[in-house]
RNA sequence: CCACAGCGACGGGGGCGUCCGCAUCGGCGGUCUGAGAAGCACCCUUGGAACCUGAACCAGAUCAUGCUGGCGGAGGGAGGCGCGUCGGGUAUCAG
Numbered sequence: 001c002c003a004c005a006g007c008g009a010c011g012g013g014g015g016c017g018u019c020c021g022c023a024u025c026g027g028c029g030g031u032c033u034g035a036g037a038a039g040c041a042c043c044c045u046u047g048g049a050a051c052c053u054g055a056a057c058c059a060g061a062u063c064a065u066g067c068u069g070g071c072g073g074a075g076g077g078a079g080g081c082g083c084g085u086c087g088g089g090u091a092u093c094a095g
Base pairs, nucleotide, nucleotide: 001088002087006083007082008081010079011045012044013043014042016039017032019030020029021028022027051076052075053074057070058069059068060067
């Protein structure tokens, strides 16, 4: 000097379903799964399955639901800075 993992702050991206009860304009409470079901939050940020399209998809399961798997070696999808183990390179000095 370089720079990966990793970390930090800042920025950016994203989802919020199912069923039941009350109310009946809005909404409130609860069940299930999950990191998260509008949270002081959670997740993801190109080494990108966070998330979207396909999809009112297909198979299985469930009280029900993207609940599980397929789809998916398909297509999209939001970052620059600082620090930086191991490591690599260059120069100088000594042996």
The RNA shown here (TPP riboswitch aptamer (THI element)) has 95 nucleotides and comes from Paracoccus homiensis. The sequence was found by an Rfam model in a public genome assembly. The organism belongs to Paracoccus, within Bacteria.